[in-house]
RNA sequence: GGGUGGAGUAGAGGUGCGGGCAACAGAAGUACUUUCAGGGAGAGUGGUAUUGAUGAACUGAAAGAAAAGGGUUGACCGCCGAAGUGCGAAGAAUUACCGGAUUCUUGGCACUGGUUUUAAGUCGAAUAGGCUUAAGACUGUCACCAAUAUUUUUGGUGGAGCGCUAUCUCAUCU
Numbered sequence: 001g002g003g004u005g006g007a008g009u010a011g012a013g014g015u016g017c018g019g020g021c022a023a024c025a026g027a028a029g030u031a032c033u034u035u036c037a038g039g040g041a042g043a044g045u046g047g048u049a050u051u052g053a054u055g056a057a058c059u060g061a062a063a064g065a066a067a068a069g070g071g072u073u074g075a076c077c078g079c080c081g082a083a084g085u086g087c088g089a090a091g092a093a094u095u096a097c098c099g100g101a102u103u104c105u106u107g108g109c110a111c112u113g114g115u116u117u118u119a120a121g122u123c124g125a126a127u128a129g130g131c132u133u134a135a136g137a138c139u140g141u142c143a144c145c146a147a148u149a150u151u152u153u154u155g156g157u158g159g160a161g162c163g164c165u166a167u168c169u170c171a172u173c174u
Stems, first nucleotide, its partner, number of pairs: 001174006008167004014080001016079004021074004032064007042051002046098003083112005089106006113139011141159007
C1' cells in the first nucleotide's frame, strides 16, 4: 500500500418522507334544535339503561344551524427504513353501564430502494386522498456482461436499504 471482518461518524436518491401550526375549500344548508300541520305506537341499542298518548317512528313547511377525519396552500420542525403496511404484546383514552369497536403511545417479528400511471379491492361525503395487490414507465445504487473512451460514457441483465458512497477505528491476512 492492498484485502477481509467488526464498531462508529458523515452523506446521496427527489414531484424524496413524515409532523404539528395557520388560512382556505369542502363536508352542508347535511346532522341536529325549535315551532306548526299530518300521523297514531313505537324509538333506541350488540344488550341494558333511557324515552314515548303531556303524542314515538315517519312526512311536509318555516326559522336557526354545526363538527371530526381526510384535502389544498404557506412558512416552520424532524429526517433518508426517511416512512408505510400486516400480525402479536403492554398501557391509556373515547361512552350512562357492560360487552365490543375505534384512536393514540411504546416496543417485538415480517414485507416494501424511491416516484409515478393503470386496473381491482378497501377506507372515505367525494370523481379528493390514503392503504393493499398486480402489471408497466422513470429514477438512484451495486454486481456482471458488451462496446466505447482514456479512467469516462452508453447499452443490457439481475439483486436489495440488514443496501450504497466517503471517512475513521479495532482485529486479522498479505